[in-house]
RNA sequence: GCCAGACAAUCGCUGCUCAUGCAUGCAUGAGGGGAGGAAAGUCCGGGCUCCACAGGGCAGGGUGCCAGGUAACGCCUGGGCGGCGCAAGCCGACGACUAGUGCAACAGAGAGUAUACCGCCGAUGGCCGCUUGCGGCACAGGUAAGGGUGAAAGGGUGCGGUAAGAGCGCACCGCGUGGCUGGUAACAGGCACGGCGAUGGUAAACCCCACUCGGAGCAAGACCAAAUAGGAAUCCAAUGGCGUGGCCCGCGCUGGAUUCGGGUAGGUCGCUAGAGGUGCGCGGUGACGUGUACCCAAGAGGAAUGAUCACCCUCGACAGAACCCGGCUUACAGGC
Repeated sequence: GCCAGACAAUCGCUGCUCAUGCAUGCAUGAGGGGAGGAAAGUCCGGGCUCCACAGGGCAGGGUGCCAGGUAACGCCUGGGCGGCGCAAGCCGACGACUAGUGCAACAGAGAGUAUACCGCCGAUGGCCGCUUGCGGCACAGGUAAGGGUGAAAGGGUGCGGUAAGAGCGCACCGCGUGGCUGGUAACAGGCACGGCGAUGGUAAACCCCACUCGGAGCAAGACCAAAUAGGAAUCCAAUGGCGUGGCCCGCGCUGGAUUCGGGUAGGUCGCUAGAGGUGCGCGGUGACGUGUACCCAAGAGGAAUGAUCACCCUCGACAGAACCCGGCUUACAGGC
């Protein structure tokens, strides 16, 4: 990186197409389709839809070596640097602590204004002794070489130097500054200069720098449209209509019809042909791009994809679509 038990029969379930029947959306029959590499977690990125939006800024979130790929990404590819490995190779939130602020338990003498516990020295000053220029003491004091504490002790190794030491001096390494060379860049190499209290560590600490980000999500949303309440327009009526009542008077209530608009129940769409797949050619180290030929592979709406039997084998894991796509992560028997 790939496969994800195979093949066959019967009976079901659910969409689609065709035919027939009628009660016009159902029945019957035939044909054909029907889960995955992760359909999962819902952690990133995008398409699509609606809402918001002149432009700029603040706040807030995200990303963080460089270059490229891509619709986009926190993904992928190539490169650099660092770590590990004999090697093939694997891993890395890898800007900045030299803008500012903060933090460091315990241990330890001392933790950033460095520090004197043990050790070393005691040249100089002090004290003691005497052989009077040496010996002793370790009081003043010097010392960061060595020991000890710690995750970390203010460059490392060596030589010189010194009383003992120390970048105190020198060489190499490291670090910093400035040119040069190679590279698109990250960066690498080399030269000169600086003894280096500059510039210890820590940013998944605040902060700074660079880039980037509007919100909600298919229960998004669009269309058709009974009924009821309320609304608008037009026409008609206003000696009208309805109720009570056998009828009239009376009494009580009150405009009517049509159309429009609106949108509830319900229905339809969104909905699966796409940043699609496979083969070949071309460009590229590669991710990927491009040309061409062929292919169409679930689309439901309480939610289908199941069961039985036969046979074979290596005896079958994790797991079930719900708008779609690109990633990441997690789960996974066995095999190539």
Description: A computed fold for a 336-nucleotide RNA from uncultured Idiomarina sp., annotated as Bacterial RNase P class A. Its Rfam family is "Bacterial RNase P class A". It is annotated as a ribozyme. The RNAcentral record of the sequence draws on MGnify. Lineage of the source: Bacteria > Pseudomonadota > Alteromonadales > Idiomarinaceae > Idiomarina.